[in-house]
RNA sequence: CUCUUAUCCAGAGUGGCGGAGGGAAUAGGCCCUGUGAAGCCCGGCAACCUGAAAGCAAUAAUUCUUGCUUUGAAGGUGCUACAUCCUACAGAUCAAAACAGAUCUGGAAGAUAAGAG
Numbered sequence: 001c002u003c004u005u006a007u008c009c010a011g012a013g014u015g016g017c018g019g020a021g022g023g024a025a026u027a028g029g030c031c032c033u034g035u036g037a038a039g040c041c042c043g044g045c046a047a048c049c050u051g052a053a054a055g056c057a058a059u060a061a062u063u064c065u066u067g068c069u070u071u072g073a074a075g076g077u078g079c080u081a082c083a084u085c086c087u088a089c090a091g092a093u094c095a096a097a098a099c100a101g102a103u104c105u106g107g108a109a110g111a112u113a114a115g116a117g
Base pairs, nucleotide, nucleotide: 001117002116003115004114005113006112007111008110013042015041016040017039021032022031023030026088027087028086029085043080044079045078048076049075050074052071053070054069055068056067057066058065084109089106090105091104092103093102094101
């Protein structure tokens, strides 16, 4: 980098350093930001993977193995404004003279994890 699968509900700072940008990319919009952006450190959140504990089931097998559920937070990641911010592509409904518009569904794109190449 590509592919597959799952999730995108919720949660988490009046900390330190830093010093101008940031909310993925393009365009338009809407926001955050010297009352301090990004980034780094610390703290925290969560529970995807590994490990741990308990229970249930399968099995010849109380121990091992496999699957499921719960707890938990040691390790690997991740996350820590709103919020995957909205629109862009397709469809449905509403509204409308038309242009514009509203709601919903899906897709696409993206993020994170696990696995494969």
The RNA shown here (SAM riboswitch aptamer (S box leader)) has 117 nucleotides and comes from Virgibacillus sp. The sequence is in RNAcentral, with records from Rfam and Ribocentre. RNAcentral records the identical sequence in 2 taxa. Its mean pLDDT, the model's own confidence on a scale to 100, is 77.